[in-house]
Context: one part of a larger RNA
RNA sequence: CGCAUAUGAUGGAUGCCUAGGCAGUAAGAGGCGAUGAAGGACGUAGUAGUCUGCGAUAAGCCCCGGCGAGCUGACAAACAAGCUUCGACCCGAGGAUUUCCGAAUGGGGAAACCCACUCUGUUUACAGAGUAUUCUGUACUGAAUACAUAGGUGCAGGAAGCGAACGCGGUGAACUGAAACAUCUAAGUAGCCGCAGGAAAAGAAAUCAACCGAGAUUCCCUGAGUAGCGGCGAGCGAACGGGGAACAGCCCAGUUACCAUCAAGUGGAUGACCCUAGUAAAACGAUCUGGAAAGUUCGGCCAAAGAAGGUGAUAGCCCUGUAUACGAAAGGCGAUGAAGCGGAGUAACGAAGAGUAGGACGGGGCACGAGAAACCUUGUCUGAACAUGGGGGGACCAUCCUCCAAGGCUAAAUACUACUUACUGACCGAUAGUGAACUAGUACCGUGAGGGAAAGGCGAAAAGAACCCCGGAGAGGGGAGUGAAAUAGAACCUGAAAUCGUAUGCGU
Numbered sequence: 001c002g003c004a005u006a007u008g009a010u011g012g013a014u015g016c017c018u019a020g021g022c023a024g025u026a027a028g029a030g031g032c033g034a035u036g037a038a039g040g041a042c043g044u045a046g047u048a049g050u051c052u053g054c055g056a057u058a059a060g061c062c063c064c065g066g067c068g069a070g071c072u073g074a075c076a077a078a079c080a081a082g083c084u085u086c087g088a089c090c091c092g093a094g095g096a097u098u099u100c101c102g103a104a105u106g107g108g109g110a111a112a113c114c115c116a117c118u119c120u121g122u123u124u125a126c127a128g129a130g131u132a133u134u135c136u137g138u139a140c141u142g143a144a145u146a147c148a149u150a151g152g153u154g155c156a157g158g159a160a161g162c163g164a165a166c167g168c169g170g171u172g173a174a175c176u177g178a179a180a181c182a183u184c185u186a187a188g189u190a191g192c193c194g195c196a197g198g199a200a201a202a203g204a205a206a207u208c209a210a211c212c213g214a215g216a217u218u219c220c221c222u223g224a225g226u227a228g229c230g231g232c233g234a235g236c237g238a239a240c241g242g243g244g245a246a247c248a249g250c251c252c253a254g255u256u257a258c259c260a261u262c263a264a265g266u267g268g269a270u271g272a273c274c275c276u277a278g279u280a281a282a283a284c285g286a287u288c289u290g291g292a293a294a295g296u297u298c299g300g301c302c303a304a305a306g307a308a309g310g311u312g313a314u315a316g317c318c319c320u321g322u323a324u325a326c327g328a329a330a331g332g333c334g335a336u337g338a339a340g341c342g343g344a345g346u347a348a349c350g351a352a353g354a355g356u357a358g359g360a361c362g363g364g365g366c367a368c369g370a371g372a373a374a375c376c377u378u379g380u381c382u383g384a385a386c387a388u389g390g391g392g393g394g395a396c397c398a399u400c401c402u403c404c405a406a407g408g409c410u411a412a413a414u415a416c417u418a419c420u421u422a423c424u425g426a427c428c429g430a431u432a433g434u435g436a437a438c439u440a441g442u443a444c445c446g447u448g449a450g451g452g453a454a455a456g457g458c459g460a461a462a463a464g465a466a467c468c469c470c471g472g473a474g475a476g477g478g479g480a481g482u483g484a485a486a487u488a489g490a491a492c493c494u495g496a497a498a499u500c501g502u503a504u505g506c507g508u
Stems, first nucleotide, its partner, number of pairs: 001507009015493001016457002020428002022425007029417002031162002039101003042055003046079001049075003061095002064092003070083003106115003116131007133159009166197001167195005177184001181231001207214002218245005228236002249409003252353001254349005265341002274332003278326003284299003288295001300317002302306001308320003358382008368394001389404005444451002464492001467479004
């Protein structure tokens, strides 16, 4: 040095586990904000730090309910000091307080800081209130300039800012694909901006259809990758019709008459059910093994409850629960819907939306790239008719059919989930699953925008090793003791491999 066997060290794979995630289902809720939000800074406990809670009334104050014996949040024990059957702690409803920054709004500002003015009150130095901008309404004033107007001042009300996705509108790329690239595509996507709602948008035919007829809109299935469009390339891609979901229709541009004080609608008194704490609730003993019984054996019981979790191994009957039956002072929701407001309906005659329809030029949208290109829209220029009228039926014309633009409102079916509750999974199980199971958007990096980790497991219970010894009052170890186990000793379940030893044997 090699091989073999044994036994260790190192290392943290694997197995098992789950405190955290992921994806959904069913409901709820769909906003918060000048009554100062979201998000923060700084404080706050008897004791340093971080988290949680809270705000100078500061892990809390008041009140109303629930519960019923312990309690003073977590890491995180101990001590100290207290509270509590005159009901503490905890849970739920309501209220009070709520520093400073932040739309931040008295002025300023390098956020959490600096500096003010006016009024009121008094302890004379403090306390309270107010003082931004803009819009609307209103009152008083008031120029050049006579009336006025602009402007100024006050009062009352509104707005602002934040928020995950969904919506409507404005604006609007490029990479990419076309195996290059320019029309085209990506795509009206991403991004940016505006505005809103719990949904939004659309919506009661100047619609389709085809000589038969249908009858607002929206969404789904189909029609159909069809008809078409297309450097006829890459690709893009309908509609009619059929079947479903859900259904709801109205008003203004007007007179008269009739009828009638009634309808719809609005309104919201009342307040069912439900939500926000909870309550009751059946029924097990012994033997054996074991550290421990829920396991084994024997015998018994409940079941509207044999869902699930926990308990020293696998428990219907030990605990929490589960089925079932109950429960709200207060707040929310709000089926029902009183008072009040409101003014309906029928008939006749009328009326029936103009710089509009249409046209020209240039664009855009329609599945449709100018094409034979209808239709919708409009920047510029033009420009009708008036129901004896007008639009459409994919150039255009005629016939025929169908509808009535240039005013407006409208629930449901549809989209989404930051958030709350319950439940589910041939989803993950710590290099997985969220980036984050743990002091995680933390540590750390970057001037900044931004980037962004690693890190779970002793044991049933700390019973976490009193005491002794070696040692530096060490580190570490040896005894002793605990424990079922300490090769479970905190660098702690299991403990693979690479790697490094020790002992023995053999070989060289």

Large-subunit ribosomal RNA, domain I from an uncultured Woeseiaceae bacterium, 508 nucleotides, folded computationally. Model confidence (mean pLDDT): 83 of 100.